Bacterial RNase P class A from a Bacteroidales bacterium, 377 nucleotides, folded computationally. The model forms 99% of the base pairs in the Rfam consensus. Taxonomically the source falls in Bacteroidales (Bacteria, Pseudomonadati, Bacteroidota, Bacteroidia). Its Rfam family is "Bacterial RNase P class A". Rfam classes the family as a ribozyme. Rfam's curators write: Ribonuclease P (RNase P) is a ubiquitous endoribonuclease, found in archaea, bacteria and eukarya as well as chloroplasts and mitochondria. Its mean pLDDT, the model's own confidence on a scale to 100, is 75.

[in-house]
RNA sequence: AAGACAGGCUUUCCUGCCGCUGUGCAAUAUUUCAUUUGCAGAGAGGAAAGUCCGGGCAACACAGAGCAGCAUACUUCCUAACGGGAAGCUAUCCCCUGGUUAACCCGGGGGAUACGAGCAAGUGCCACAGAAAAUAACCGCCCCGCUUGCCGGGGUAAGGGUGAAAAUGUGAGGUAAGAGCUCACAUCCUGGCAGGGUGACUUGCCAGGAGGGUAAACCUUAUGCGUUGAAAGGUCAAAUAUACCGGGGUUAGAGGGUUGCUCGCCCAAGCCCGGAGGGUAGACCGUUAGAGGUCAGGUGUGAACCUGGCCCUGGAUAAAUGGCAGGAGUCCCGGUUUUCCGGGAUACAGAACCCGGCUUAUAAGCCUGUCUUUUUU
Numbered sequence: 001a002a003g004a005c006a007g008g009c010u011u012u013c014c015u016g017c018c019g020c021u022g023u024g025c026a027a028u029a030u031u032u033c034a035u036u037u038g039c040a041g042a043g044a045g046g047a048a049a050g051u052c053c054g055g056g057c058a059a060c061a062c063a064g065a066g067c068a069g070c071a072u073a074c075u076u077c078c079u080a081a082c083g084g085g086a087a088g089c090u091a092u093c094c095c096c097u098g099g100u101u102a103a104c105c106c107g108g109g110g111g112a113u114a115c116g117a118g119c120a121a122g123u124g125c126c127a128c129a130g131a132a133a134a135u136a137a138c139c140g141c142c143c144c145g146c147u148u149g150c151c152g153g154g155g156u157a158a159g160g161g162u163g164a165a166a167a168u169g170u171g172a173g174g175u176a177a178g179a180g181c182u183c184a185c186a187u188c189c190u191g192g193c194a195g196g197g198u199g200a201c202u203u204g205c206c207a208g209g210a211g212g213g214u215a216a217a218c219c220u221u222a223u224g225c226g227u228u229g230a231a232a233g234g235u236c237a238a239a240u241a242u243a244c245c246g247g248g249g250u251u252a253g254a255g256g257g258u259u260g261c262u263c264g265c266c267c268a269a270g271c272c273c274g275g276a277g278g279g280u281a282g283a284c285c286g287u288u289a290g291a292g293g294u295c296a297g298g299u300g301u302g303a304a305c306c307u308g309g310c311c312c313u314g315g316a317u318a319a320a321u322g323g324c325a326g327g328a329g330u331c332c333c334g335g336u337u338u339u340c341c342g343g344g345a346u347a348c349a350g351a352a353c354c355c356g357g358c359u360u361a362u363a364a365g366c367c368u369g370u371c372u373u374u375u376u377u
Base pairs, nucleotide, nucleotide: 001373002372003371004370005369006368007367008366009365010364012328013327014326015325016324017323018322020043021042023040024039025038026037027036045348049359050358052357053356054355055354056353057229058228059227060226064263065262066261067260068259069225070224071223072222073221074088075087076086077085078084089116090114091113092112093111094110095109096108097107098106099105117220118219122218123217124214125213126212138160139159140156141155142154143153144152145151146149168186169185170184171183172182173181187210188209189208190207191206192205193204194203195202196201233285234284235283236282242276244275245274246273247272248271255267256266257265258264292311293310294309295308296307297306298305299304329346330345331344332343333342334341335340
């Protein structure tokens, strides 16, 4: 310097003319209202998408118990909360580097991964290969026998083979040959004590023990879960016809509510469900001043928080937020010594109750980290 991967940030501007929605002010009209005109200001994103989580808000409920279902699962902190975020711990792997020149070993730094509780509660599974995947013997080693042979019997699990993995490893002793059989030093697991840390954990010492893996295997443990969703839910106006038909029911409770079911509990009678028929259907609230934005200072490793100043930025309701013209910005290609010229491209995409996350789509630009290649010193 180029490329690849991962993560993060931004999501372009100006002028003119015309047009749309809403707010404020003024004017006209005017009994009132409506209409109209002028001025000023504002008017779709980082994801507005998905509807996957968590909330605010609104309505109903709030009485639990049993069985089930779903979700979460290392620690601490942040947050209104979260399955989110920040920083750490442990394990495994990759890269760089120091002790040291190499191996082993010990240490430091950077990064990636983990559906991170439990296999010492239980039940399963580990294909093929292999003697055997835990009730072990193919080759091999050792001993005995005899008819001396690729024979028979016994012992063995240190060596070899198979495999992803084969009874923790190295060394010594011991043995017929071997084996934690014994010993020393290690590894792992469990427990105790002391030090460090808010904690997960960690360092050291002591004692005991020794198949491994797998819970995105069944399962066990711990914690949690009321429902609905702005077409929620309210207010005003208008109009009216139910002595109709059918079914159920009236405290022995139809129906409704309580994540699903059952029991229980609560509400409930001019009731509930359905059919047939008739009338009205317009306006307003919810509706955007908020867990708000921004600047500065401070605290903190950080996510974030505190203090002070400034700011108000859609509210539509079949749904506005635009059209045309010109010029820039950025990128690509060609010409060109530079300047410059010409052409092309400019993605994904559009509020409808609001907010915080997650996921997905994406042109161009910028930043950080890792790796590879090349060049120079």